[in-house]
Two RNAs folded together computationally: RNase P RNA and transfer RNA, 407 nucleotides in total. It holds a member of the Rfam family "Bacterial RNase P class A". Its mean pLDDT, the model's own confidence on a scale to 100, is 75.

RNA sequence: UGAGUGAUGCAAAUGGUCGCGCAGCAUACGCUGUGAGGAAAGUCCGGGCUGCACAGGGCAAGGAUAACGGAUAACGUCCGCCGAGGGUGACCUUAGGAAUAGUGCAACAGAGAUAUACCGCCUCUUUUAUAAGGGGUAAGGGUGGAAAGGCGAGGUAAGAGCUCACCGCGCCCCGUGGUAACACGGGGGGCCUGUAAACUCUAUCCGCAGCAACGUCGACCGGGGCUAUGAUCGGCCCGAUCGUCCCAACUGACGGCUUGAGGCGUGCGGUAACGCGCGUCCCAGAUAGAUGAUCAUUGAAUACAGAACCCGGCUUAUAGCAUCACUCACACC
RNA sequence: GGAUCAUUGGCGCGACGGUCGCGCGGUCGGCUCAUAACCGACGGGGCACAGUUCGAUUCUGUGAUGAUCCACCA
Numbered sequence: 001u002g003a004g005u006g007a008u009g010c011a012a013a014u015g016g017u018c019g020c021g022c023a024g025c026a027u028a029c030g031c032u033g034u035g036a037g038g039a040a041a042g043u044c045c046g047g048g049c050u051g052c053a054c055a056g057g058g059c060a061a062g063g064a065u066a067a068c069g070g071a072u073a074a075c076g077u078c079c080g081c082c083g084a085g086g087g088u089g090a091c092c093u094u095a096g097g098a099a100u101a102g103u104g105c106a107a108c109a110g111a112g113a114u115a116u117a118c119c120g121c122c123u124c125u126u127u128u129a130u131a132a133g134g135g136g137u138a139a140g141g142g143u144g145g146a147a148a149g150g151c152g153a154g155g156u157a158a159g160a161g162c163u164c165a166c167c168g169c170g171c172c173c174c175g176u177g178g179u180a181a182c183a184c185g186g187g188g189g190g191c192c193u194g195u196a197a198a199c200u201c202u203a204u205c206c207g208c209a210g211c212a213a214c215g216u217c218g219a220c221c222g223g224g225g226c227u228a229u230g231a232u233c234g235g236c237c238c239g240a241u242c243g244u245c246c247c248a249a250c251u252g253a254c255g256g257c258u259u260g261a262g263g264c265g266u267g268c269g270g271u272a273a274c275g276c277g278c279g280u281c282c283c284a285g286a287u288a289g290a291u292g293a294u295c296a297u298u299g300a301a302u303a304c305a306g307a308a309c310c311c312g313g314c315u316u317a318u319a320g321c322a323u324c325a326c327u328c329a330c331a332c333c
Numbered sequence: 334g335g336a337u338c339a340u341u342g343g344c345g346c347g348a349c350g351g352u353c354g355c356g357c358g359g360u361c362g363g364c365u366c367a368u369a370a371c372c373g374a375c376g377g378g379g380c381a382c383a384g385u386u387c388g389a390u391u392c393u394g395u396g397a398u399g400a401u402c403c404a405c406c407a
Stems, first nucleotide, its partner, number of pairs: 001329010012298007020035006037304001041315002044313005049210004062206005068080004082096001083094004097201002102199002104195003118141002120137007149167002152164003168191002171188007214255004223247003228244006262281008334403007343357004351387001359375005380396005
C1' cells in the first nucleotide's frame, strides 16, 4: 500500500423565539426543573407483578429443551471449552442425545432399496455346435442421494474380510492429561444404509391467563318494555305492584404507574459471562394520548424509527461519521 | 396494548414429504345467419429468505402482508 476478519461508540450539539406533557413552588399573571430508542419494533423466549386453580406429593396428557463446565432472578440467553464442517489465515458456522427398544418412509431410475443375479465371470446338464436351462459369485459394467468399509497381497473353478498387512469407522477394557465433554497411546473383538426440524425412546423443565391482568369509587338500591314468564290483589278478564327476563343510554374517576435484578464513576475477584464493595445521581409517565416548529453556527446533519405495567435476552430494520485489535500478500528500512 | 389464525393461477377452494389439482373467469378454434348455451384446445401458481432432508407447497426458523378476538358495560 492492497485485500480481509472480529469488536465497539455516536445516532447531532449549542444558543434565540414560539408551543405542548408532567412535577414542584406560587396561587393574579406566572416561574423553575424535566421530557423517547438502540432498536421504544416483531411479540420469539425468560422473569417480576396481578387474578383464578391448587392440602401436599406422584402418574398420565400436552408443550419445550438436548455434547461438557460455568454465569444468572430465570431462560431456548450469555461465557468458556470439546466434537464436526468451512477458510492459506485472522476467524466463521453448528436444533450437537438415541437408528442394537419398536414402527414408518426412501418417489423416479435401476435386475435389486435392506434385500437382490440384468449384463459379465466360473461351473454343471442337454446339444455336433450355436444356444437353452440349473447352480455359484458381489471383483467389473450400468442406475441412483445411497448398492453391504478402502487399497494391495494371498486364496479360489470364478469370487468374496474368506485370510493377512496398512488405513478408516464405531464398541469394550486399560493407562496418561483434563472438573468434564474429550484428546493421545496400547490391547481385544467387529464392519449390520440413511432419516428422529417422521412417530417414538431417554433425561431435564413447565398449573392457566394476561395491565383491555387486577383493585377501589361512582350515575343507581336509576330509566324503559309488559310482546315472554312467575307471584300477589281477585272466582275470571282488564288493570296495578313485585321478581325473573329483555332493551337503551351514560363510557367515567382513581389506584396498579414507575426507585428499578436502576444509571454513572471507581477498586477488587474471575480467562470470560459475571459477582462484591464504595461514592454519586433520580433520568417520560400520557389516557385521543406531550416530547414539536423555526432561525443561526459547526466540514456534513441525512438512516431505521417513536414510550403506553416493568425488567433480562433473542431476532429484524438502520444513512453517515469515528475508534480499537488481528490476519494474508507485496514493497522498503 | 395484548392474544390467535391465515397466505396455493385473475377470483373462490382442495389434497399431499416424491412431475400440484378442481370450479368460475381469460385466450384461441368449432357449432350458429348471429349471440348465448354447448364441444375442444391453450396459457397462467406455492408470500419472501434461510435451514433439515437424496428431495420441501408440506417440516423448522426469521421476516412481510392480511384477518379475527379481548376492556369499561356495575